[in-house]
C1' cells in the first nucleotide's frame, strides 16, 4: 500500500511567518492581498486508543460486551453536515423534462483502532 471494524447534521482560535492559490477529485457553491493555504508557537474541543470505576457474564477470575469517571499518556481535530452534489431506489409536485424536491441505501473521502 491493501484488508477489517467503528464513527462523521455537535464542539473548539489567537500571535508570528509566507505570499496566491485553497477548501481530496469534476461540477456548484464557497473561502481569501482586510493576507487565505502551508509552516510555527501558544490556546482550545473532544473522547478513538490507552487509564480507572461500576454492572453483565463466570463456580471463581479472564475476555468481550454495556455504564460512567478523569484528560498528566497516543492520535485527531479547531469556516461552511464530509460544505453541496455525482451511482441507484422510493415517495411528492407540475411545467412531462434524463425536471424539481425529500427519504433511504451504495460508493468515495477522513479520522481511530486493528491486522498487514
Nucleotide at each position: 500500500a491493501a484488508c477489517u471494524c467503528a464513527u462523521c447534521g455537535a464542539g473548539a482560535c489567537c500571535g508570528g511567518u509566507c505570499g496566491a492559490g485553497g477548501g481530496a477529485u469534476a461540477g456548484g457553491c464557497c473561502c481569501g492581498a482586510c493576507g487565505a493555504c502551508g509552516c510555527c508557537g501558544g490556546g482550545g474541543c473532544a473522547a478513538c486508543c490507552a487509564u480507572c470505576a461500576g454492572g453483565c457474564u463466570u463456580a471463581a477470575c479472564c475476555a468481550a460486551c454495556c455504564u460512567g469517571a478523569a484528560a498528566a499518556g497516543g492520535u485527531g481535530c479547531c469556516a461552511a453536515c464530509u460544505c453541496c452534489u455525482g451511482c441507484g431506489a422510493u415517495g411528492u409536485c407540475c411545467u412531462u423534462g434524463u425536471g424539481a424536491c425529500a427519504u433511504c441505501g451504495a460508493g468515495a473521502g477522513a479520522u481511530g483502532a486493528g491486522c498487514g